[in-house]
Two RNAs folded together computationally: RNase P RNA and transfer RNA, 440 nucleotides in total. Rfam match: Bacterial RNase P class A. Gene Ontology terms of the family: dimeric ribonuclease P complex, ribonuclease P activity and tRNA processing. Rfam classes the family as a ribozyme. The coordinates come from a structure-prediction model, not an experiment, and the mean pLDDT is 80.

RNA sequence: CAGGUUGACUGAGCGGUCGCUGUCGGGGGUGGUUCGCCAUCUCCGAUAGAGGAAAGUCCGCGCUCCACAGGGCACGGUGCUGGCUAACGGCCAGGCGGGGCAACCCGACGGAACAGUGCAACAGAGAAGCAGAUUGCGGGGGAUCGCCUGCGGGCGUCCCACGCGAGGGUGAAACGGUGGUGUAAGAGACCACCAGCGCGGGCAGUGAUGCACGCGGCUGGGCAAACCCCACCGGGAGCAACGCCAAGCAGGCGCAAUGGGGCGGCCCGUCCCGCGCCGGGUAGGCGGCUGGAGGCACAUGGUAACGUGUGUCGCAGAGAAAUGAUCGCAUAAAACAGAACGCGGCUUACGGGUCAACCUGGAUG
RNA sequence: GGGCGCUUAGCUCAGCGGGAGAGCACUGCCUUCACACGGCAGGGGUCGCUGGUUCAAUCCCAGCAGCGCCCACCA
Numbered sequence: 001c002a003g004g005u006u007g008a009c010u011g012a013g014c015g016g017u018c019g020c021u022g023u024c025g026g027g028g029g030u031g032g033u034u035c036g037c038c039a040u041c042u043c044c045g046a047u048a049g050a051g052g053a054a055a056g057u058c059c060g061c062g063c064u065c066c067a068c069a070g071g072g073c074a075c076g077g078u079g080c081u082g083g084c085u086a087a088c089g090g091c092c093a094g095g096c097g098g099g100g101c102a103a104c105c106c107g108a109c110g111g112a113a114c115a116g117u118g119c120a121a122c123a124g125a126g127a128a129g130c131a132g133a134u135u136g137c138g139g140g141g142g143a144u145c146g147c148c149u150g151c152g153g154g155c156g157u158c159c160c161a162c163g164c165g166a167g168g169g170u171g172a173a174a175c176g177g178u179g180g181u182g183u184a185a186g187a188g189a190c191c192a193c194c195a196g197c198g199c200g201g202g203c204a205g206u207g208a209u210g211c212a213c214g215c216g217g218c219u220g221g222g223c224a225a226a227c228c229c230c231a232c233c234g235g236g237a238g239c240a241a242c243g244c245c246a247a248g249c250a251g252g253c254g255c256a257a258u259g260g261g262g263c264g265g266c267c268c269g270u271c272c273c274g275c276g277c278c279g280g281g282u283a284g285g286c287g288g289c290u291g292g293a294g295g296c297a298c299a300u301g302g303u304a305a306c307g308u309g310u311g312u313c314g315c316a317g318a319g320a321a322a323u324g325a326u327c328g329c330a331u332a333a334a335a336c337a338g339a340a341c342g343c344g345g346c347u348u349a350c351g352g353g354u355c356a357a358c359c360u361g362g363a364u365g
Numbered sequence: 366g367g368g369c370g371c372u373u374a375g376c377u378c379a380g381c382g383g384g385a386g387a388g389c390a391c392u393g394c395c396u397u398c399a400c401a402c403g404g405c406a407g408g409g410g411u412c413g414c415u416g417g418u419u420c421a422a423u424c425c426c427a428g429c430a431g432c433g434c435c436c437a438c439c440a
Base pairs, nucleotide, nucleotide: 001361002360003359004358005357006356007355008354009353010352013329014328015327016326017325018324020049021048022047023046024045025044026043027042028041029040030039031038032037051336055347056346058345059344060343061342062341063238064237065236066235070268071267072266073265075234076233077232078231079230080094081093082092083091084090095109096107097106098105099104110229111228116227117226118223119222135167136164137163138162140160141159142158143157145156146155147154148153176194177193178192179191180190181189195219196218197216198215199214200213202211203210204209242287243286244285245284251278252277253276254275255274259273260272261271262270280439281438282437294313295312296311297310298309299308300307301306366436367435368434369433370432371431372430375389376388377387378386383420391407392406393405394404395403413429414428415427416426417425
């Protein structure tokens, strides 16, 4: 210098004018009043005012009500090991497998077994059962066949069963590989080495697992994002939850106390006394509502995720819903996108820019 | 804001691991003087999209997109 990998940050700045929402202070109007004030509207001033994803609602929690959430079955979820955490399907570290020259990246990664069941279309001889015989290899028998002959026979062709599982072929997948012994031909049938599987104990490690060794010819696998088995986890609903105040109206029908509802599926248990449909009324206010698993700095334990301690900061809270418009300053302002109870993650969308560490190649010293 | 469901031919739907199908609609022929009805034949599909599991995906799993439905209080 070129190419690449990983991580972190940023998500437009400054000034003028006009405007929006909240809070605080002050002035004024209206209404209420237990005369302390309260509610509401308006004016002035000060101050604060969307995101890294506020999104999808895919997980996990807090919070609220139902029983401070109970038992069993069913159902659902998670799935290498250890740790972190409020919890998780998240994160960190490690193991194993795969990809890359490398930095590094990816992985739903328990179990296919002396547990069971199931699936594999088409093609192919045969597809899961110690399977299968089309071509093939081999010896045997037969023929009214053909050729050769030194007349003993030999070779070929066809037929018949038999032995074989090496070679060809089909397929996503065909029952270890290489070499040798062996045989009529062959084959783990036998032997050596290699690969795999199982069993056994040893060493290292908390563990997943790794390393080295011995034994057994034991020798096909795939699918559990198929049923299933094992381990662990899971009660339901959701801020339109829920609590309080105010206003207004009209009930009718059906079901039912061996019932109905909380309680999604069933049984038990427990609490309540109604439940369903049609119809009627109100669409007003307050709380929940932002101080929280909070941000920042320093110290400290830990490889890290994270924990602990001290100091410091106050940082949106609406209910038709607030951030905008315009001008100027550099050549230019453009991406995805807008809080609605809160928080931790994951996933998805995204114009451009900055920094750091590392890898590969080239050049130069 | 929260909860739930669906997406397969032009329309309405079935299928749920190995050939993509039915009814209506469409096209052609027959029938009729002509049309309808009827009969015969035929065409038409990125199974919403993108990945993954599997030998093989409309089907199983994940992400994304689009569409639809429900949810206030009082007596």